[in-house]
Context: one part of a larger RNA
Molecule: large-subunit ribosomal RNA, domain II
Organism: Actinocorallia sp. API 0066
Parts: sequence; C1' cells; structure tokens
RNA sequence: GCCUGCGAGUUAUGGUGUGUGGCGAGGUUAACCCGUGUGGGGGAGCCGUAGCGAAAGCGAGUCUGAAGAGGGCGUCAGUGUUUACUUCGGUAAUCUCUUUAGUCGCAUGCUGUAGACCCGAAGCGGAGUGAUCUAGCCAUGGGCAGGUUGAAGCGCCGGUAAGACGGUGUGGAGGACCGAACCCACCAGGGUUGAAAACCUGGGGGAUGACCUGUGGUUAGGGGUGAAAGGCCAAUCAAACUCCGUGAUAGCUGGUUCUCCCCGAAAUGCAUUUAGGUGCAGCGUCACAUGUUUCUCGCCGGAGGUAGAGCUACUGGAUGGCCGAUGGGCCCGACAAGGUUACUGACGUCAGCCAAACUCCGAAUGCCGGUGAGUGAGAGUGUGGCAGUGAGACUGCGGGCGAUAAGGUUCGUGGUCGAGAGGGAAACAGCCCAGAUCAUCGACUAAGGCCCCUAAGCGUGUGCUAAGUGGGAAAGGAUGUGGAGUUGCGAUGACAACCAGGAGGUUGGCUUAGAAGCAGCCAUCCUUGAAAGAGUGCGUAAUAGCUCACUGGUCAAGUGAUUCCGCGCCGACAAUGUAGCGGGGCUCAAGCACACCGCCGAAGUCAUGGCAAUCACACUUAGGUGUGGUUGGGUAGGGGAGCGUCGUGCAAGCCGGUGAAGCCGCGGCGUGAGCUGUGGUGGAGGUUGCACGAGUGAGAAUGCAGGC
Repeated sequence: GCCUGCGAGUUAUGGUGUGUGGCGAGGUUAACCCGUGUGGGGGAGCCGUAGCGAAAGCGAGUCUGAAGAGGGCGUCAGUGUUUACUUCGGUAAUCUCUUUAGUCGCAUGCUGUAGACCCGAAGCGGAGUGAUCUAGCCAUGGGCAGGUUGAAGCGCCGGUAAGACGGUGUGGAGGACCGAACCCACCAGGGUUGAAAACCUGGGGGAUGACCUGUGGUUAGGGGUGAAAGGCCAAUCAAACUCCGUGAUAGCUGGUUCUCCCCGAAAUGCAUUUAGGUGCAGCGUCACAUGUUUCUCGCCGGAGGUAGAGCUACUGGAUGGCCGAUGGGCCCGACAAGGUUACUGACGUCAGCCAAACUCCGAAUGCCGGUGAGUGAGAGUGUGGCAGUGAGACUGCGGGCGAUAAGGUUCGUGGUCGAGAGGGAAACAGCCCAGAUCAUCGACUAAGGCCCCUAAGCGUGUGCUAAGUGGGAAAGGAUGUGGAGUUGCGAUGACAACCAGGAGGUUGGCUUAGAAGCAGCCAUCCUUGAAAGAGUGCGUAAUAGCUCACUGGUCAAGUGAUUCCGCGCCGACAAUGUAGCGGGGCUCAAGCACACCGCCGAAGUCAUGGCAAUCACACUUAGGUGUGGUUGGGUAGGGGAGCGUCGUGCAAGCCGGUGAAGCCGCGGCGUGAGCUGUGGUGGAGGUUGCACGAGUGAGAAUGCAGGC
C1' cells in the first nucleotide's frame, strides 16, 4: 500500500414543541401492598380551572397612591335580535343562545443534567515499585610490563672561629618523564532501513594516582546523587516507572456509514479577557394565521445639499495689473513740517483661479407618502419548531488610507464565484454569454467566430496600413504616408540647382601682445550701385581664404509655412529554445475603419416523448383521476417520502432433501436505495404481509485487528 472484518448522535431523567391516542373542567398516580394476571389496589402529590401584590392580603380585579386620578399586570370570545350615533367603514348599549381546555400516555424534533457523536493531548493528584544501568558514599579484596630522571636525608672531602656553603658518593622522592596491560574518548575515515537503538579502523590522552577495578551494602521522586552538564537515578528525566482518580479537560485538528424528492443561506450589525469562540438581531426552512398588505411602472405630493458649478454670496487659500494708506530708505530740517523713492505693500478696483471639514446656487439617481394599473411569484407580514452563518473572493461604479502602487487595505452600491455545470476568453473560481428534471445521430440563436489545425465566408463594397504594425509600453523625437483647412511667393518667371556679383570710407571706435565683419564692450552711419550686414557660419596668432544674407542671368511650373484628423516609425536590453498572434501561416490580408448579406455556434430557446413538485378548475369522493398554468443547478442547513440489515409478535400464513440460506454465472423489473427469475455449487433451514425493537448501512479518522 491493497483486501476482509470491526469502527462514531446512544441511554436515563427534567423541560419545551409537533404528530397521534385516552379521558375531559378536569387529567393523572408515585413509593408501596396483594401477588404473576403485562391483573387489582394505592389520590399522598403534580398540572389545569384567576389574577394582582415583596408580603399580610384582596379578588375580575389587584398593585402603586391621599385618591372614584393616572399608570403597571390581568379579565372582557362568537352568532343572531333591538335601540342610539355615524365620516355608511363601523362604534356603544341591551337581550337570547352557544361557549372557555386541559391533562396523562406513545412516537418524534430540540434542549438542561449526566463522558453525552467518536478518537486524540501536554499535564495534575494519590498509592506503590525501582540504585543488577548510572551518581555519591561505606566495608572488604585485587591490579598497574619495561625503561628514564635522581628531591630530602645520610657518609666522606673541601670550607669556616663555629656555621652557612661547595664538591663527590650513597639514597630513592614525585597528583615527575617515556611507554604496554588497564582506564578514557581529542581528530579523521567508515557505518547511518548499521554487524551495533552509540559500533569499527587508524592516530590521540592518563597510566603510583583527586588512579583503575571485583564483591557486599546504603541514599528514592519536588526526593536522591552531582569536581555542576539540568547531568544521572534500568535504551525513559526542567521532576522516573506502575496502577488508580479517568471516558481528566480540549472555544482545537481529524473522522462520522443507504436512497430519492421540495426549498435553500451566510461570511453582516451590536456586545464580548472578544477577535479562527459565543449571545441577540439579520439572512434559510417547516407549521399555522392573514390574503396582495410585497414588487414594478405611470401620475401626484414631499424631505434633502451629493455630482456639477460658483465665490464683491460667506469662511479660508491663491496669481497678475492699477491704485497707493501705513511703515522703511534718502534729502532737507533747531523742532514741527516738507520733498523724494525700480523698497514694503493694507484697503479698494480689474482680470483669471482653488476647497472633504466653503456655498448665492444646484441636478440625475435613490428615499418617503398617496393613488391607478400590471404582475401574482416558494411575494409580504405575524406567531411558533429547527437550523446554519458571523475567515469571504474577484470584478464594474462612488470614496478613504497608500505613491490617483499592489492579486494591497477599508467602506458604500450592483454582478459573479462561494453553493453554478454548459459555450467563449489557447489553457484560466470571481471576466463575456447563459442558469443543467430526463431522453433524441432534430431545429433556431447568444457571446464569440467563419484560410488550415477547427464547425461556419481565402463573402461583397469603399478606403487605410508596409511597420509582420496587427501580435506589449511612456515622456519625447522625425521631410513616413493618406485626408481636411488657413496662409506666403509665383509666367511682370517663384522654390531648388547652375553662372556671376557680394564693393568703397574702413583695419568703425574701445579693449588688447594682436582684435582687420567674425574673443569681448559701444555704436551700427555714409557712398557707389542691379545688389551687398560696420556682417550668417567655417577659418587665421592677427591678416588671408571659403561661405551666407542680398542682386542679376540660365531654366521652366509650381513652391514654402502652419493647424487638425486617420494609420504607421524611433524611443524598445536577460538569462534551457522561436517564446509579447494558441500554432501553421497571412500584405488590394487571413491586418485596420465603415456599411451590408449569409452561415457556424451552448446543457439558452423551440420540437417530440417521459418523470416529479405545486396551483386552479372539473369529476370522484376511500384513496384519487383528467385538463390547463407554473416550476424542478445547488454547499451549510430545514422539510418530506422510502430501500435494506438483525431480532420479536400476529396471520396455528407460505417455501424447503423432488434441495433452504450462502456463493458463482446469465437474464428481467424499478427514478434510486434495491427487488426478482433461472442454471450451477451447497446441504438445512428460510421467508411474505402487518406491527414492534435496534449493537441497523463504511472509503477516508497519519483509524483498530488479521491476511498478502
């Protein structure tokens, strides 16, 4: 891992709904007794029949209160008659009649208390068991090849007044040296489903010591022991192990077993030692009641301050011009005055602006009420049973935060996904189209497409694009190209090209080493002329030289500037391989724009047939049947109807050695769970109908056991 088997909402009791049954203003017993008949007794108690008050208590009322007030909580239900009022809807009173509904079982939904759907902690407490491992200690034993060094002391000699001291022998000290056994475990390699739950190999450290070791004993769990690492205390240690409390608790994770039918959510608000939990509300479902009250549109009437806009209409911000108070500077002045100013710049004025917390204004939508029409649908509302949800996601629009960043975050308002399949977007929950009851080798369409892959047009007409633009991108740049304008010059000859001229005063003045059109500053005249700047650029050290403006000629018909629009160009650099059309491939397109005619294309729609739910009508009435309309995607979840397993009771049922169950094969039936026929095998029980009761359905729980 697979197969087979086992494996999770149970039981008791209290409460509260629903269904059903008994009795009914009543209903019912409990313990217990007699005793074996699922019999009889037992009325204590409980619930109901009246409420209010804290209570005494009063009572269809009562409490508060001074109160015949007001208010709180209660009682006042229905049909019919009569009378009064009337807004013609009803309201009040009277009479008569009918009335008030509970309680106890059974089944079932939910819930409280219990382990309470199942499995799962780390842990906490109690009582015990452990020092044959290991830590320390006690008692008693054992072990340490060989080699080296040579302390003290002592002898002798020297030395001294005596010493000290020196020399030489002897001696044999040391947590001394080297190094086996022994002990340890520093490095490397191997091993790492190992030969081994700590090893092997080669080196390494200690090796007379705080050494190593045998045997016996001792210290015990908040305790021991520890040359101290939270180490060790039997492969277990920041509190051992065993059993018990114990099914601890788990707002957490995982799992939770047959079928069909109807409906169908939420990821929000408020609160929370609350944020992945929960309570109430919102949204779902079921029952009962009400019956169009809902929704949509038209009309009528309202409230409002958003978008926009505006601001000598306020509050603020803010640009320029005019004006110029005040202040400053300068001049003058003994003071006071006065003059002046490219300073400042209030107020005013003119013009142009800005604002979520500005508004003289001010929509569209949306919202509220009334009225009419339409729709009438799993609309609305009320009461009750049962929930789930309370992590949402993307996208369009309106905003905040952020950087007018984010597949960002947070609100509002729609949509889709969630819980939605199908077609399109190559592939692609949230985009576009469209909501799947079932069947069909039928048809029409949507989005999107129609050269081939690939269903359908290499369709028609008129243009554009040359960039493979299409088929990725900005500021910015450019005689790309098409279209529409405005405007200058032009047969008195334009534009471009070519030929020629482009001069003189003068090298203008200043500056400068120089400055001569051409470093820089100032001025920028005059003359001759068809025209020619005190010079457009290159150039020189400065000149020179070339050239331009400007003019004449040749030539001959258009040539410049500018604005807007369409489509293109550059800007454009990344890592496996083209790789920014899905691919092939495409150029009067198979690209782009406009117009038109066809076709393809989905689980949409239609056609034909079947099933189910629900409403209306008709007929039946015991169920139901027929016709017509509408409906049938679905997670959490609610409701309904069934299948099957095991067992019990009844039908003194039925089948069975002429072959039960089980197993294997082949058929048939049912929407499904499933049922059934027959052949073989098997060899003794099985089963229908109606009830009842459950250890009642397996694919998942790193499930449990076995097998392979």